[in-house]
Predicted 3D model of a 104-nucleotide RNA (SAM riboswitch aptamer (S box leader)) from Sporosarcina sp. NCCP-2222. Rfam family: SAM riboswitch aptamer (S box leader). Rfam describes the family as follows. The SAM riboswitch is found upstream of a number of genes which code for proteins involved in methionine or cysteine biosynthesis in Gram-positive bacteria. It was read from a public genome assembly, where an Rfam model found it. The prediction has a mean pLDDT of 85. The model forms 97% of the base pairs in the Rfam consensus.
RNA sequence: UUCUUAUCAAGAGAAGCUGAGGGACUGGCCCGACGAAGCUUCAGCAACCAGCCAUUUUCGGUCAGGUGCUAAUUCCAGCAGGCAACUAGCCUGAAAGAUGAGAA
Numbered sequence: 001u002u003c004u005u006a007u008c009a010a011g012a013g014a015a016g017c018u019g020a021g022g023g024a025c026u027g028g029c030c031c032g033a034c035g036a037a038g039c040u041u042c043a044g045c046a047a048c049c050a051g052c053c054a055u056u057u058u059c060g061g062u063c064a065g066g067u068g069c070u071a072a073u074u075c076c077a078g079c080a081g082g083c084a085a086c087u088a089g090c091c092u093g094a095a096a097g098a099u100g101a102g103a104a
Base pairs, nucleotide, nucleotide: 001104002103003102004101005100006099007098008097013042014041015040016039017038021031022030023029025078026077027076028075043070044069045068048066049065051062052061053060074096079093080092081091082090083089
């Protein structure tokens, strides 16, 4: 990097360094010198994998070792369909993306 598969409406931030961007992309809408992104430290959330217990398997419990995450539903939409229709709006499924696990 690609493929397969599961999940994505909940949850959880402070300090130091630094200094202008960030929210994947596009459009919107937001966040940002009352300090963005990044790095470091500490803290926290969750429980995918691992460990342990139980179990025929599935389901389950426990733990926190490997990841992950800690503005806004994946911030909203993007494609297709449906409800409504003056508008606003709403719903479903894809696509794309993110993360875990496995594989090439």